[in-house]
């Protein structure tokens, strides 16, 4: 220096153009003397930056940052 993969919530992780769902943890409520499980309800995302394509972009495309793997 090139090639490939990957970046989405406090962790993990799904989303193959109509705009983000799940578990964990976290707040309340119910249960208990009291916790913990249990249960139901809530809050939490500038989808790694910056352009470009479209009516419409997490998703397509350029560039660039980051981490993992290969190759020089």
């Nucleotide at each position: 220096g090139g090639g490939c993969u990957g970046g989405u919530a406090g962790u993990c992780u799904a989303g193959a153009g109509g705009a983000a769902g799940g578990a964990c943890a976290c707040u309340g409520g119910c249960u208990u003397c009291g916790c913990a499980a249990g249960u139901c309800a809530g809050a939490g995302g500038u989808c790694g930056c910056g352009g470009g394509u479209u009516c419409g972009a997490g998703u397509c495309c350029c560039g660039c940052c980051c981490a993992g793997u290969c190759c020089a």